Record summary:
The RNA shown here (transfer RNA) has 69 nucleotides and comes from Vicugna pacos. It matches the Rfam family "tRNA". It is annotated as a transfer RNA. Model confidence (mean pLDDT): 82 of 100.
[in-house]
């Protein structure tokens, strides 16, 4: 200096949080895979501040990572 968001990889914007993949169920098949449909799964790192309202803006901190000395 940088990012932190679903099990994993990542979007996202001040106004109810999403995709791909994975998981579960059903359809399909003699069966499996593929495919189709549906579903579950989030303290948006923690704590403060601003605001009617913060995942988003500001401050501090933990852990991770990169660069310089």
């Nucleotide at each position: 200096g940088g990012g932190a968001u679903a099990g994993c990889u990542c979007a996202g914007u001040g106004g109810u949080a999403g995709a791909g993949u994975g998981c579960c169920u059903g359809c399909u098949u003699a069966g499996c895979a593929c495919g189709c449909a549906g579903g579950a799964g989030g303290u948006c790192c923690u704590g403060g501040g601003u605001u009617c309202a913060a995942u988003u803006c500001c401050c501090a901190g933990c852990a991770c990572u990169u660069c310089c000395a």